[in-house]
The part of an RNA shown here (small-subunit ribosomal RNA, central domain) has 348 nucleotides and comes from a bioreactor metagenome.
Context: one part of a larger RNA
Parts: sequence; C1' cells; structure tokens
RNA sequence: CUGGGCGUAAAGGGUGCGUAGGCGGCAAGAUAAGUCAGGUGUGAAAUUUUUGGGCUCAACCCAAAACGUGCAUUUGAAACUAUCUAGCUUGAGUACGAGAGAGGUAAGUGGAAUUCCUAGUGUAGCGGUGAAAUGCGUAGAUAUUAGGAGGAACACCAGUGGCGAAGGCGACUUACUGGCUCGUAACUGACGCUGAGGCACGAAAGCGUGGGGAGCAAACAGGAUUAGAUACCCUGGUAGUCCACGCCGUAAACGAUGAAUACUAGGUGUGGGGGUCAUAAGACCUCUGUGCCGAAGCUAACGCAUUAAGUAUUCCGCCUGGGGAGUACGGUCGCAAGACUGAAACUC
Repeated sequence: CUGGGCGUAAAGGGUGCGUAGGCGGCAAGAUAAGUCAGGUGUGAAAUUUUUGGGCUCAACCCAAAACGUGCAUUUGAAACUAUCUAGCUUGAGUACGAGAGAGGUAAGUGGAAUUCCUAGUGUAGCGGUGAAAUGCGUAGAUAUUAGGAGGAACACCAGUGGCGAAGGCGACUUACUGGCUCGUAACUGACGCUGAGGCACGAAAGCGUGGGGAGCAAACAGGAUUAGAUACCCUGGUAGUCCACGCCGUAAACGAUGAAUACUAGGUGUGGGGGUCAUAAGACCUCUGUGCCGAAGCUAACGCAUUAAGUAUUCCGCCUGGGGAGUACGGUCGCAAGACUGAAACUC
C1' cells in the first nucleotide's frame, strides 16, 4: 500500500453551518465525453513463451510464430454515467390553519432560607465531634420577637417528562427571537445528501479590565487524628463562585455508538398532534418524539435489535502491537496557562 476495522479490544472529529470535491428521484428526446464492438497504424532489436533446427547432450546459438494487456486514428452501438433541451411530483422547501415546550436574549417583579446590622425579651452557655479541642459568649452570645441591608439560588410541581446541533436549559411577568410537530395539499419543481479546508458555537476551571461579594470554598492558619498526617474530621478563611465586556477552546464534551436515505416480527409504558366510532369513561387507526422487553439477523462475548451494533447505498473523520509519547523539534494560535499539528532513537 492493500485488506480488515472503529459500543466495551487501537480507532467517530465536542457540535453545527457551509466552500471545493464526491454522490444523487421519476419519465422523454438529442449528443456521443466516459463506456462497448470492429478496422488501420504503431507498440525497435535482444529478452519472455511456443514450435522447429544447429553445436555428441545441455547451457548457448539460429529461424518462424505468439505476446506486447498500451497509445493514436477511423467506422459504428446508445443500455448505463455525463452534457444539453423540454417536463413530472413522491425527495426538499414555501404558504395557510392549529399545537406543545426549563430553546435563546434583555428588562422588571416575588417569596422561603442563610449571613450581617439595629432594637426588645432573656441568662450562661453556644457550637462542633467517633470523642474532643481550636472558635464564639457576662463588652450579654446561642435561643426568640420586630425592623432593616445585601448577595446568590429558585423547595413543592418534577416525571428513564419537555426543549436545544452540541455545550446545556428549571420562580413569575413582559418584550424581542430561533427551531420543532400535526393537518390541508394551494405554490416552487430535484432546489437534495455529505462535506477536506474555512467560519461560528462550545461545561467547569483558568486569564485580562471594571463591578459585586450573602452562602460555599482551592490556597492558607489553627484544633484534632496519627509512628508521622504537608490528608480524611472540626473552627476559621482568600482567590474563585455572581455581573458586564474580552480571551481561553479543553472534558469519561459519553449513547465511550459520525451524518443521510431505504428496507426488515412483535409486545408494553410515556410526551405532542390528527382522524373515525361512542352519552361518557373510553376503543380503534395514524403521524412524530422518548423509554423498557423481545423475533429474525448480527456479535469474540457482553449485548444490539424499526431510536440497530440487522440488511444495503453515499459522503466525511479515524485506527494499524505495548512503552518511549500526546513527549521532543518545527510551525500556527494564545496575555499567560497552554491548545492544535506531531515524530524518532532506544526498548519489550
């Protein structure tokens, strides 16, 4: 390289949009680039293969034929691919009518709780643990009542419930806004799928500037534990956690399972929509999501099984023994931390 693979053995890019490229629905006509068939020319000789011959045989040599799978040119074929022309509606999209939702952004509002402050009542403890101590408290704590301040998070509802491409999203109201599903079949008429580069988004932590700071809490301090205890437990406590703007670009970013399309037994639960029947509870049918269990099939097994890891097609990404190593060097990006790209020697 080929081949074989990628849920768990090495291997699916964190996610989307999309450029080039690759691939592409039904039916008609034209062309003849690909494709197929025939002819002609060329494809040097030697070599190779076959047959025959010559050295006593062989190696070797000689002759004839074959091969030379290619290229060029020419004559045809028109199924498929391609191109062009004129169409179709099933794919895709639009319109109209409904619907559900923690989808996003901004502004405003609310109650419970913690902490702090002020005042009242009240007196000797509180707190904490396995047990203690540090700590707080007669300068009146803890407890309790009233008032106030401030920040953060939104109990119950809550559900293998919903929404989002993923990360993720949970009090209420308003404004703006993205997507989804169902129904009708009015419109466009293949406008599609995938997607190297590229662009955008991307938890937490971290970074820059300015705010904010109740609780929690790396670092740090003290008390315990212990042989020691740079820990686990306790009392404190700063960055940070929160907001605005800008960076970072990584995660067990997981379903450890790329996207799209078609096909292939069922059963049962649940979210959203539609239809038929019915007095009603409801029953049946259907579309779309989300779970569980299972047939065939697949799988090394575990298991997967119409939400496939089944049967097929298209496109992208990735793997190729363990260590060295996601390291070194170089490059790109970043304020930095570092990220991305990414070896070899050597060794087993």